The RNA shown here (FMN riboswitch aptamer (RFN element)) has 113 nucleotides and comes from Anaerofustis stercorihominis. The same sequence occurs in records of 2 taxa. Rfam family: FMN riboswitch aptamer (RFN element). Gene Ontology term of the family: FMN binding. The sequence is in RNAcentral, with records from Rfam and Ribocentre. The coordinates come from a structure-prediction model, not an experiment, and the mean pLDDT is 83. The source organism's lineage runs through Bacteria, Bacillati, Bacillota, Eubacteriaceae and Anaerofustis.
[in-house]
RNA sequence: AACAAUCUUCAGGGUUGGGUGCAAUUCCCUACCGGCAGUUAAAGUCUGCGAGCGCAAGCUGAAAAGGUGAAAUUCCUUUACCGACGGUAAAGUCCGGAUGAGAGAGGAUACAU
Numbered sequence: 001a002a003c004a005a006u007c008u009u010c011a012g013g014g015u016u017g018g019g020u021g022c023a024a025u026u027c028c029c030u031a032c033c034g035g036c037a038g039u040u041a042a043a044g045u046c047u048g049c050g051a052g053c054g055c056a057a058g059c060u061g062a063a064a065a066g067g068u069g070a071a072a073u074u075c076c077u078u079u080a081c082c083g084a085c086g087g088u089a090a091a092g093u094c095c096g097g098a099u100g101a102g103a104g105a106g107g108a109u110a111c112a113u
Stems, first nucleotide, its partner, number of pairs: 002113001005109006017029003031093002033083002035049004044081002052059002063079005085096003
């Protein structure tokens, strides 16, 4: 120094203002949010993973155009779109499972090679 091991810490954001109504942060207008790794350069919507669902095999959302550049479906401009389950006036944003789980990120330890 590398590899492996053990322990440990961390690891998700968001309903503003109005309308209707007996009742809605759930409907309508408007507002707001974006896990982890990778990718010539930074990604919610490119690839993979986690989360979620399923007895299991397995299944599982969404973007285009233009510009800059050596290089960007990642940056800039414009216009779009997506978001588990249970509860409840129909929920990406409220409450609940969850003081949970977890991709992964960091730290410590001593032994062997």